The RNA shown here (TPP riboswitch aptamer (THI element)) has 92 nucleotides and comes from a bacterium. Of the family's consensus pairs, 100% are formed in the model. The sequence was found by an Rfam model in a public genome assembly. Rfam family: TPP riboswitch aptamer (THI element). Its family is annotated with thiamine pyrophosphate binding in the Gene Ontology. On this family, see Thore et al., J Am Chem Soc 2008: "Structural basis of thiamine pyrophosphate analogues binding to the eukaryotic riboswitch". The coordinates come from a structure-prediction model, not an experiment, and the mean pLDDT is 76.
RNA sequence: CCGCGCCGCUCGGAGUGCCCCGCCGGGGCUGAGAGACAUCCGCACAACCUGAUCCGGGUCAUGCCGGCGGAGGGAUGCGGCGCGUCGGACGG
Numbered sequence: 001c002c003g004c005g006c007c008g009c010u011c012g013g014a015g016u017g018c019c020c021c022g023c024c025g026g027g028g029c030u031g032a033g034a035g036a037c038a039u040c041c042g043c044a045c046a047a048c049c050u051g052a053u054c055c056g057g058g059u060c061a062u063g064c065c066g067g068c069g070g071a072g073g074g075a076u077g078c079g080g081c082g083c084g085u086c087g088g089a090c091g092g
Stems, first nucleotide, its partner, number of pairs: 002084008011042004016036001017029005048073003054067004
C1' cells in the first nucleotide's frame, strides 16, 4: 500500500402490516422495529423496493412461513483495532 473482519463518528437509505372493540383511543399477533426523536441498513446472500391484486402452506387475520431469490433495483466518507498477502529498507 492492498484485501478481509470488528468497533466508533459522520452523512445517508428504509419499513410501519394484520385482527378485536363502530371512531378517538385502547387491546391482541409476528418481528430488530408496526411513526419510535426508536429500530434496521449503506456495495450487498435479504435493510428495503419491484415482480405482487403472484404461488404453496398455515392462521381469527396478515409477507405469519416457504417459494419467487445465484432475479432486477437499492443508500457515504473518515478514523481506530485485528488478521492475511505483497513490495521496499536495514541488520544477521